This is a predicted structure of a 155-nucleotide RNA (glmS glucosamine-6-phosphate activated ribozyme aptamer) from a bacterium. It matches the Rfam family "glmS glucosamine-6-phosphate activated ribozyme aptamer". By type it is a riboswitch. Gene Ontology terms of the family: catalytic activity and regulation of gene expression. The sequence was found by an Rfam model in a public genome assembly.

RNA sequence: CGGGAAACCCAAGCACCAGCCCUCACUUCGGUGAGGUGACGAGGAAGAGGGAGAAUCGAUCUGUCGGUGGGUGCCCUCUCGGCCGUCCACGGUCGUCAUGGGAUGAGUCAAAACCUGGAGGCAACUCCGGGGCCAAAGCCAUCUCGACGUGGAGC
Repeated sequence: CGGGAAACCCAAGCACCAGCCCUCACUUCGGUGAGGUGACGAGGAAGAGGGAGAAUCGAUCUGUCGGUGGGUGCCCUCUCGGCCGUCCACGGUCGUCAUGGGAUGAGUCAAAACCUGGAGGCAACUCCGGGGCCAAAGCCAUCUCGACGUGGAGC
């Protein structure tokens, strides 16, 4: 380094539950106990440190109620890297698919919902499979505006 087996880790639009709500049992009918539910996907990470907290986009219109924690977002500093002229420094901008803004596009992309089969549970409800329409951001394409500088080296 390659192959095999086992265990652990195996969350980040994620985890959790003190309230309301729902179920079951008991009840002196006031409650008590045990449970259940509590966000549908898309997108999002150079490294380190710090900061503030309602951290992007739409789908559904529903317990997606109400909260807690966390978080790949945002801001600042440093480092690394791409681009801005062949190289370097500064400056600008971005993050390896490595310029920012705007416009246009019958360009591209979802899951839940809904229908249905099955499994578990007394139940609330949970899990799995099949069918199934549609989105925005983003990306892409075209157009456009801005930026494309200063100093040095080299030629």